Model confidence (mean pLDDT): 87 of 100. Predicted 3D model of a 346-nucleotide part of an RNA (small-subunit ribosomal RNA, central domain) from a metagenome.
[in-house]
Context: one part of a larger RNA
RNA sequence: UUAGGUUUAAAGGGUGCGCAGGCGGUCUUUUAAGUCAGUGGUGAAAGUUUGCAGCUUAACUGUAAAAUUGCCAUUGAUACUGGAAGACUUGAAUAUAGUAGAGGUAGGCGGAAUGUGUAGUGUAGCGGUGAAAUGCUUAGAGAUUACACAGAACACCGAUUGCGAAGGCAGCUUACUAUGCUAUUAUUGACGCUGAGGCACGAAAGCGUGGGGAGCGAACAGGAUUAGAUACCCUGGUAGUCCACGCCGUAAACGAUGAUCACUGGUUGUGUGCGAUACACAGUGCGCGACUGAGGGAAACCAUUAAGUGAUCCACCUGGGGAGUACGUUGGCAACAAUGAAACUC
Repeated sequence: UUAGGUUUAAAGGGUGCGCAGGCGGUCUUUUAAGUCAGUGGUGAAAGUUUGCAGCUUAACUGUAAAAUUGCCAUUGAUACUGGAAGACUUGAAUAUAGUAGAGGUAGGCGGAAUGUGUAGUGUAGCGGUGAAAUGCUUAGAGAUUACACAGAACACCGAUUGCGAAGGCAGCUUACUAUGCUAUUAUUGACGCUGAGGCACGAAAGCGUGGGGAGCGAACAGGAUUAGAUACCCUGGUAGUCCACGCCGUAAACGAUGAUCACUGGUUGUGUGCGAUACACAGUGCGCGACUGAGGGAAACCAUUAAGUGAUCCACCUGGGGAGUACGUUGGCAACAAUGAAACUC
C1' cells in the first nucleotide's frame, strides 16, 4: 500500500459545538466540467511481447506488428455526478397549544443526627476488640435533661424511576434559565448529515489566593497482631473533604459498543404525552427495562435502544516486551498532560 477489522482477542476520540473538507431529498429546463464514443497529433531509439527471416543450432542479429494503459486538440452523446435557473414537501427548522423531569445558576428556609460549650440530675466507670491495650474519667467522665453554637450531608418517599451531550444531578421554596416530548395544522422551502484542525464543557485527586473546619480522614503518633507487620484491627490525628475565584484536563471518563439515516418478527413490564371509548382496556408517539425469533457471532452473547441488512462522514488498530518509556516540541505555578520512537530481545 492493498485488505481486513475495532463489546470481551490490537483497536471508538471523555463529551459537545463547529470553520475547512467529504457526502447529500423529489421534479423540470439548460450547460457539457467529470463521464462515454469517434477522429487527428504526439507518446525517440534500444529494450519487452508476438510473427517471419539470417549466421549448421542457440545465444546473438535483422525485419514487421503489437504495446507504450498517457497527454493535447477536435467532433459528438447526455443516463448519472457537477454548474446555472425554476418549482415541490416527505428531511430539517420555526410558530401555536399543552405537558414532563434529582437539567443548570443564584438566594432564602427546615428538621433529624453528630460534635462542642454552659447549666441541672447523678456516680464509677466509659470506650474499644477475636481478646486486649493505648485513650477518656473523682479537677466528676460515660448516661440523662434543658438551652446555645458550629459545620457538613439531606433518612423515609426511592424504583430495573426520571433529567442531562458527557462529566453528572436528590430536603423544601423563590427568581432567572436551558431542554425534551406530544397534538393540530400553519409557515419557511433542503436551510441537511458528518466533522481533520479549532473552541467549549469535563468525576475524584492535586495546585494557587482568601475563608471555613462538625464528622470522616492520606501522612504521622501510639496500642495491638505477628517470626517481622513500615499493613489489615484499635485510640488519636494534619493536609484534604466544604465555600469563593483561578488552574489542572485525567479515570475501568464503560454500554469496555463513534455520530446520523433507512430497513428487518413476536411476548412482557414501566415512565410520560395523545386519542377514542366508558372504569380497564386495546390504538398511536417518545423514552427506560426484561425475554425470545430470523439474522449475526470464535463463543459468551447481541437481537427495532443490534453486535442484523445497507449508506455517509470521522476516530482508531496491525505480534509480545522494550514503552505510553527516551529525545524533541507544545501546554502547565508545579504535579504532570498531549504528541510519541528506536536499538535490543522473544

The RNAcentral record of the full RNA draws on SILVA.
Its Rfam family is "Bacterial small subunit ribosomal RNA".